[in-house]
About this RNA: Predicted 3D model of a 514-nucleotide part of an RNA (small-subunit ribosomal RNA, 5' domain) from an uncultured soil bacterium.
Context: one part of a larger RNA
């Protein structure tokens, strides 16, 4: 963990181990009007009109959409694959990249052509698509200037580990930008350098399961030269050349498996495991591919193929819960289609703020651990009753009744948090000061009053191992059983009862590990 019987409360945790099986429905990634051009409607108020209706204002530069920027590579899930530099640990990069952030230097001049939105037209059942015309930008493209950036050539110094690294001088060539807000001061951006922080990439030493009833394996294979490709080294890819490379210290093959910090057990050595939490890796219906981008070969992006499901006007389209809930199925077995962004954290934004099934909480489940309660004191004609009996009595047993108390928990009434810092307004040059607002959980925790023993005990065992014994029933039957073994007419071993022992909101069984 599950199952059987039983079940009062609270706190903290945990909850598909099986089908990486298929999924209805909702939500889970947006944001910025201080980059840009356009821009509704309902409603409300007023005017005109017999009415239908129409005009103006407001709604509102709002909604919804579009261009553009940043974020969708984080966060969340799963463990299929993987025996591998995947992971762990220690090193290396003189072979590398890095958006946002921090420090620091320089710059931000001058032009142009488009395009979506929109309007009109057309095609289509739909998804969607095409044509013509108009328009803006921090979108796109010229051009100027420019270095300690990049490249080429010629020198010098220092150092090293071979390729070389680093500093420095000269000449030449190439490459940039975008504006917004503000009355202004300014501020936020933009371009190009240098440095940093954090993040990543690559390489290497060592470690890393089982099988020899797997002994040979390998042709881009091993190395070289050249060219390509990458941020970067490299058979990474290609052409040519050589014939190498691995292996009994176990190659290859097969099986199994995500790895670790850790967790369980144990005196330790060790053994087993890798749930929850944290780090790394891999995957996202199955297989393949690239695009964009600082970063992906991208879970809720694109394209192709496949299986499956759905829509269709049969021409063609749509989809991917191993996100959170939830459904079917499988299974011995695993929860709510909940509340909130108040806190913490993240994205965008100058900010207000918006988004956030991350997260914070609540719900369900004795699934685990811990705590508490189910009353306390007194009470012997040892009541009644049960059971046993040698019929005298013994025992359940101070147990009950009864008397006096207490008030945990539950119930009820009143009060009522911490978690709140921010934000906004005012004053101030500023530091800061004053005021005010924000709580899902929650009228919860907690505190106080009231009531009244009232609402709260079971499960297993009792032959030995092993703590706890008698009676009745049964008669090798029915049955028990972890092992030894019980049962065939006096069964402490089966079934029931009384009693006793053990544990206790649990107890026992089964499974698993040491």
């Nucleotide at each position: 963990a599950a199952c059987g019987c039983u079940g009062g409360c609270g706190g903290c945790g945990u909850g598909c181990c099986u089908a990486a099986c298929a999924c209805a429905u909702g939500c889970a990634a947006g944001u910025c009007g201080a980059a840009c051009g356009a821009g509704a409607a309902a409603g409300u108020g007023g005017g005109g009109g017999c009415a239908a209706c129409u005009c103006c204002a407001u709604g509102a530069g709002u909604a919804a959409a579009g261009u553009g920027g940043c974020a969708g590579a984080c966060g969340g899930g799963u463990g299929a694959g993987u025996a591998a530099c995947a992971c762990g640990u220690g090193a290396a990069c003189a072979a590398c990249c890095u958006a946002c952030c921090c420090u620091u230097g320089a710059g931000u001049g001058u032009g142009g052509a488009a395009u979506a939105a929109c309007a009109c037209c057309g095609c289509g059942a739909a998804a969607g698509c095409g044509g013509u015309g108009c328009u803006a930008a921090u979108a796109c493209c010229g051009u100027a200037u420019a270095a300690u950036a990049u490249c080429u050539u010629c020198g010098g110094g220092u150092c090293g580990c071979a390729u070389g690294a680093u500093c420095u001088g000269a000449a030449g060539a190439u490459c940039a930008a975008a504006a917004g807000c503000g009355c202004a001061a300014g501020u936020u951006g933009c371009u190009u350098g240098a440095g940093g922080a954090g993040g990543g990439g690559u390489u290497c030493g060592c470690g890393c399961c089982u099988g020899a009833u797997u002994a040979g394996c390998u042709a881009g294979u091993u190395g070289g030269u050249g060219a390509g490709g990458u941020a970067a080294c490299g058979g990474c890819c290609c052409a040519c050349c050589a014939a190498g490379g691995c292996u009994g210290c176990g190659a290859u093959c097969a099986g199994u498996a995500g790895c670790c910090g850790g967790c369980c057990u144990g005196a330790g050595a060790g053994g087993g495991c890798g749930a929850a939490c944290g780090g790394c890796c891999a995957c996202a219906c199955u297989g393949g591919a690239a695009c964009u981008g600082a970063g992906a070969c991208a879970c809720g992006g694109u394209c192709c193929a496949g299986a499956c499901u759905c829509c269709u006007a049969c021409g063609g389209g749509a989809g991917g819960c191993a996100g959170c809930a939830g459904u079917g199925g499988g299974g011995a077995a695993u929860u709510u289609u909940g509340c909130g962004c108040a806190a913490u954290g993240g994205g965008c934004g100058a900010a207000a703020g918006c988004c956030u099934g991350a997260c914070g909480c609540a719900g369900c489940a004795a699934c685990g651990c811990c705590g508490c309660g189910u009353g306390g004191a007194g009470g012997a004609u040892g009541a009644a009753g049960g059971c046993c009996u040698u019929c005298g009595g013994g025992u359940c047993g101070u147990a009950a009744a009864c008397u006096c108390c207490u008030g945990u928990c539950a119930g009820u009434a009143g009060g009522g948090a911490c978690g709140a810092a921010u934000g906004c307004c005012u004053c101030g040059c500023a530091a800061g000061a004053g005021g005010u607002u924000u709580g899902a959980c929650u009228g919860u925790a907690c505190c106080u009053g009231c009531u009244g023993a009232g609402g709260a005990a079971g499960c297993c065992a009792c032959g030995g191992c092993u703590a706890a014994c008698u009676c009745c029933g049964u008669g090798c039957c029915a049955g028990c059983a972890g092992c030894c073994g019980c049962g065939g007419u006096a069964a402490u071993a089966c079934g029931g009862a009384g009693g006793u022992g053990g544990c206790a909101a649990g107890c026992g069984u089964u499974g698993u590990u040491c």
The coordinates come from a structure-prediction model, not an experiment, and the mean pLDDT is 87.